[in-house]
Small-subunit ribosomal RNA from a Cytophagales bacterium, 1523 nucleotides, folded computationally. Its mean pLDDT, the model's own confidence on a scale to 100, is 83. The sequence was found in a public genome assembly. Rfam family: Bacterial small subunit ribosomal RNA. Gene Ontology terms of the family: ribosome and structural constituent of ribosome.
RNA sequence: ACAAUGGAGAGUUUGAUCCUGGCUCAGGAUGAACGCUAGCGGGAGGCUUAAUACAUGCAAGUCGAGGGGUAACAGGGAAGCUUGCUUCCGCUGACGACCGGCGAACGGGUGCGUAACGCGUAUGUAAUCUGCCCUGUACUGGAAGAUAGCCCGGAGAAAUUCGGAUUAAUAUUCCAUAGCAUCCCGAAGCCGCAUGGCUUUGGGCUUAAAGAUUCAUCGGUACAGGAUGGGCAUGCGUGACAUUAGCUAGUUGGUGAGGUAACGGCUACACCAAGGCUGCGAUGUCUAGGGGUUCUGAGAGGAUUAUCCCCCACACUGGUACUGAGACACGGACCAGACUCCUACGGGAGGCAGCAGUAGGGAAUAUUGGUCAAUGGGCGAGAGCCUGAACCAGCCAUCCCGCGUGCAGGAAGAAUGCCCUAUGGGUUGUAAACUGCUUUUAUCAGGGAAGAAAAUGGCCUUGCGAGGCACACUGACGGUACCUGAUGAAUAAGCACCGGCUAACUCCGUGCCAGCAGCCGCGGUAAUACGGAGGGUGCAAGCGUUAUCCGGAUUUAUUGGGUUUAAAGGGUGCGUAGGCGGUUUCUUAAGUCAGUAGUGAAAGUCUGCAGCUUAACUGUAGAAGUGCUAUUGAUACUGGGAGACUUGAAUAUGGUGAAGGCAGGCGGAAUUCGUGGUGUAGCGGUGAAAUGCAUAGAUACCACGAAGAACACCGAUAGCGAAGGCAGCUUGCUGUACCAUUAUUGACGCUGAGGCACGAAAGCGUGGGGAGCGAACAGGAUUAGAUACCCUGGUAGUCCACGCCGUAAACGAUGAUUACUCGAUGUUGGCGAUAUACAGUCAGCGUCCAAGCGAAAGCGUUAAGUAAUCCACCUGGGAAGUACGCUCGCAAGAGUGAAACUCAAAGGAAUUGACGGGGGUCCGCACAAGCGGUGGAGCAUGUGGUUUAAUUCGAUGAUACGCGAGGAACCUUACCUGGACUCGAAUGCGAGUGACAGUCCCGGAAACGGGACGUUCUUCGGACACAAAGCAAGGUGCUGCAUGGCUGUCGUCAGCUCGUGCCGUGAGGUGUUGGGUUAAGUCCCGCAACGAGCGCAACCCCUAUUCUUAGUUGCCAGCACAUAAUGGUGGGGACUCUAAGAAGACUGCCGGCGCAAGCCGAGAGGAAGGCGGGGACGACGUCAAGUCAUCAUGGCCCUUACGUCCAGGGCUACACACGUGCUACAAUGGCCAGUACAACGGGUAGCGACACAGUGAUGUGAAGCCAAUCUCAAAAAGCUGGUCUCAGUUCGGAUCGGAGUCUGCAACUCGACUCCGUGAAGUUGGAAUCGCUAGUAAUCGCGCAUCAGCAAUGGCGCGGUGAAUACGUUCCCGGACCUUGUACACACCGCCCGUCAAGCCAUGGAAGUUGGGAGGACCUGAAGCGGGUGACCAUUUAGGAGCUCGUUAGGGUUAAACCAGUAACUAGGGCUAAGUCGUAACAAGGUAGCCGUACCGGAAGGUGUGGCUGGAACACCUCCUUU
Repeated sequence: ACAAUGGAGAGUUUGAUCCUGGCUCAGGAUGAACGCUAGCGGGAGGCUUAAUACAUGCAAGUCGAGGGGUAACAGGGAAGCUUGCUUCCGCUGACGACCGGCGAACGGGUGCGUAACGCGUAUGUAAUCUGCCCUGUACUGGAAGAUAGCCCGGAGAAAUUCGGAUUAAUAUUCCAUAGCAUCCCGAAGCCGCAUGGCUUUGGGCUUAAAGAUUCAUCGGUACAGGAUGGGCAUGCGUGACAUUAGCUAGUUGGUGAGGUAACGGCUACACCAAGGCUGCGAUGUCUAGGGGUUCUGAGAGGAUUAUCCCCCACACUGGUACUGAGACACGGACCAGACUCCUACGGGAGGCAGCAGUAGGGAAUAUUGGUCAAUGGGCGAGAGCCUGAACCAGCCAUCCCGCGUGCAGGAAGAAUGCCCUAUGGGUUGUAAACUGCUUUUAUCAGGGAAGAAAAUGGCCUUGCGAGGCACACUGACGGUACCUGAUGAAUAAGCACCGGCUAACUCCGUGCCAGCAGCCGCGGUAAUACGGAGGGUGCAAGCGUUAUCCGGAUUUAUUGGGUUUAAAGGGUGCGUAGGCGGUUUCUUAAGUCAGUAGUGAAAGUCUGCAGCUUAACUGUAGAAGUGCUAUUGAUACUGGGAGACUUGAAUAUGGUGAAGGCAGGCGGAAUUCGUGGUGUAGCGGUGAAAUGCAUAGAUACCACGAAGAACACCGAUAGCGAAGGCAGCUUGCUGUACCAUUAUUGACGCUGAGGCACGAAAGCGUGGGGAGCGAACAGGAUUAGAUACCCUGGUAGUCCACGCCGUAAACGAUGAUUACUCGAUGUUGGCGAUAUACAGUCAGCGUCCAAGCGAAAGCGUUAAGUAAUCCACCUGGGAAGUACGCUCGCAAGAGUGAAACUCAAAGGAAUUGACGGGGGUCCGCACAAGCGGUGGAGCAUGUGGUUUAAUUCGAUGAUACGCGAGGAACCUUACCUGGACUCGAAUGCGAGUGACAGUCCCGGAAACGGGACGUUCUUCGGACACAAAGCAAGGUGCUGCAUGGCUGUCGUCAGCUCGUGCCGUGAGGUGUUGGGUUAAGUCCCGCAACGAGCGCAACCCCUAUUCUUAGUUGCCAGCACAUAAUGGUGGGGACUCUAAGAAGACUGCCGGCGCAAGCCGAGAGGAAGGCGGGGACGACGUCAAGUCAUCAUGGCCCUUACGUCCAGGGCUACACACGUGCUACAAUGGCCAGUACAACGGGUAGCGACACAGUGAUGUGAAGCCAAUCUCAAAAAGCUGGUCUCAGUUCGGAUCGGAGUCUGCAACUCGACUCCGUGAAGUUGGAAUCGCUAGUAAUCGCGCAUCAGCAAUGGCGCGGUGAAUACGUUCCCGGACCUUGUACACACCGCCCGUCAAGCCAUGGAAGUUGGGAGGACCUGAAGCGGGUGACCAUUUAGGAGCUCGUUAGGGUUAAACCAGUAACUAGGGCUAAGUCGUAACAAGGUAGCCGUACCGGAAGGUGUGGCUGGAACACCUCCUUU
């Protein structure tokens, strides 16, 4: 400087992520409708449905200056008289009906039909018409006969009509005249795209008129030109369906004829030819008036056609012409049909898709209004008349625009309402009240428009058109808009929403109910999602909902998409049309580009300006209208024409390679069968078996023979082929590729809709063949079943020939061709070249990677990269590759290929987990090796179940069950029965009192009630008891799925995370993986990681050794004393011990191995050795695990009871089942006697020595001890001795009887203990199952808590005696890490498939049946038109009536096709919390799955055959990368 003013997203698939992909929302719009609400004005708009039927009124007339005239009215005149009436006169104004002219073809309505030159746009008309209007030239002479009306008569109910007489014209006819008109015959010039046109000119033929008159003019005729308006033709554009592919006889063309304003098969005409249209979509069916525009959109587009404008079509339905300048005519005619009306039954009338209006239909759309004042139209000379066009008014929030419903002050932040953590706070809210102000609007009163300028008439100018001036008249709207004054906040706010998207939150009610919902989704007792309320948000005289369109949606992609795995590459090739196409020269100028011209109506849109107070609205000017046409130029590119070239392509020549194809011949191994032989009892088969074969001799072995099919080794991610596919050897025929070299042709090329050919396996037909294998089938197993997997048999088939079929996971899930873009490496064939050294080159086959691409996985010169050309295909999932139709097929079936309905997803890749009847590594009393138990018995205890008035409640796989409970006779106690209390039984604060309590008596089961007695202590602080009023009641009622706290479990497992960095679009990964090592994510090494946290370990406690210190109640070696004896005493600190401190152990040392960490060693040393032993300690988290009954606590519930007190009962029941224990079954024992050694602990409402009594439990008396002092207290197993001798016992002690003791208010339900007697089961325990790895198991006793006592055999501790075994990690269980698959994520107790049964919904088939439109054939055929005839009529003519032929609307008959509705019955499909049967798929899904095909089966499905990997694991092989 130029150009431009313009583009937003969100929710929803998942545990999370990225992508694909659909659904939904936010925006704008409407001729709208519905719900709630409503103050005013301006401007617009208003039957989208039944082109259904219409009562009533109006919507097209006008001209007397064309005419005959005079029915009505008025004036005038005349007459009559009844003096206000009748009659007469066309005399005048005027004028009904009539003749005539013009108009009625405009204006107004509607959108039926029409897919068409209908419309739009641009052309053509040399193929055409045009009344009224304008311009020009010329003319306007003469004559005639009718007819309507009027009059007379007739028919008819009416509509209407017939006959007679008579009459006019600007009606009609005739004659004259006439050319720049028409036609014919010529001549010249000019021009055009063809026919041809124009101009000038000569001759001949034919055709015209109308008057009125106020004398100004207005008319009439012919021709030419103009203007306006048409007609016709043409290019281009203008719906859907191909499940409509062939259509056509006036059809296509020609000649002639007719017809038209005009071209033309326009023609119902004659002849000739056989054409014409069609994949660039003919024909058919369905739908639809087209455009300007309108809405939306950034645009390109998409949708739309109401109002306004242009064009078309139509006027009850169908047909037809007449008149006319113009019609095949909305308010004209004729005919047919349907319908309605009138009728005297003979016959007639009608057409609101004009304006109002009515009925009907519908969700739905207005007044039977005013005026011609303006604008416009018709007629007229004009005045004027007509005008439901138009202008106005009325109704309607239907839309757009504007205004208002007040403004300012006002905190006691009032009251009500609502909420809360509730003495109080918050919110409604400056909101109200109250004070002041304003008056748009409203009401009343007053004033009051513009829209009107004329025409006509008057005056003036003028040759004619015409022009000028002044005055007067005219307003439906309307006393409206507007202006002024007065009054007074006075008259005026709703609707929707408030989970996210999406602005706006709380309470109550409800309790998967009622309901909401646009999508996701809310609601099962704490709902911001339902209903109500308070509050808030948004818009506002409106607000929401519904419907429809565009947008968002790049979700049909020209702008601007895709196709390996998400939907999508045709199975493969050849090739037609078409599309695209190498280098170069010249030419052309079709495409393309630029300029110019025309057009693209107006309105609308945009911009500027202007007018209504503003705006909407309107006016005016400009822009735009991206288009079409014409013309001039440019020529790079594309195209056309002519020529040249060689690199694309092809051919020739010489080599080479290979399971390429077809046909024939030959071969050996194996299998089966047959024959013969040897030989004897089994063979075969499986996880194990059986069916089967075999003493009639199998299997095995040998020999010989037969048959069919397939070709081991070589053999290879090797080769060949277009794909399918191809493998013994060899011969013949044949196709192709590659290499090398020169030569030839000269773009001959690429792709390829239709088309044609080929096309695994299965299958089909005919004929062969048939060894093995083997669908179906049979049998045997397995199993709950087993229509399967396994086994034994076995038919089709597999093989061959010929013919069909035409499909596969026909896959690289990757179309063909061409070019370009780093490398590494292996391999096949050729060349250089004699050679597999080696590097190079061409063509293939593989692997890994750069850039780049991709959602990622991955691809990566063999592209999924970068580009180009052509073809094919996709557009959410299901229904469905189904139905119907068509084509092909012998059939099976294949190809083509929907919809209704239904869902909000379906899907791809990758991530983290979890899981696997996947893999690897490792650990654990997990298994194994051992020891001892449980499961059998009796008893104890807990639980289930049952019972009960109650058997209170909780805990329920592991992780409930000797658990809460560390102790139920009452109490506890929560349960039951009965009796009582109601501000309460308890607790806190508490003025105060000094009592209350308590004791006794009575009633009572007690609580309680009544009566009597009774009436503190004090250190003066108070203690204790009661307690008025008041404030807080109480609940072991519910919810552990509202919670806190506490706890169990995985698990004392080694894990769980973070910061920063890095990688990845992201979820996420890395770190934490790997190699070692450890008890350990313990440590080391390596490493895009470096560090850190919670866990591990350590720090803490107990224990094992020593030392130091300290010695009482402990100890006593030595020294004393005393005793019958004893640390009893004096003393002592040595020892034991006590309890404080310290040391000690760290792989520190040695050796071996190892890089290190570390491991190993009966190593050394040491009390202890590799974490010394034990405890406390429990990461992130999981199980909505447990507990509302320890406690606390939200919410809900009860309040003369679900609270409180009392008595009694129950929690202790008992056919049974389970768990945990005790005691046993005996001799490693029982009993008796003797005798030895602990530790932890407890004790004053206590432990209680000792003595006595009792057989004993225990009692009586009683020392000591608040404890290293006294005491419980005896330890027991053990040891010694004796006895018993294998038995239901001298084992075992249950049960029962009797007698007692103790505790306690009280031992009946329901205590423990003692003594005497009794003496049950039980003789080592099925399946199964538990604990334990050393001071452990086993065994033995002791103590403690709770507690009056005790159901304790339980629990928690203590010490005594004191083992066995571990090869090892295959398996079971649990766990950790890595990896793999996944359709799981509520996470395998997952997910999920199909039949059957039930309900609902839409659809297909179907004997039939009903309806619709279109066409064919035949019959009939109105009006009209055309032709012929025309004896009758007539004005004698291009006449008419009549008759007849043709055509045709309509009607009838008939056969078939198409479309739609309905239908007994029937088929599959979809949907629906909890139906049945199985378990097909997802993990190796338990037989890997899937595709095509065939058979079979309740069903998923199974099996055969061929194919695929979109299969896991293991082993091997090969290849690649790095060192």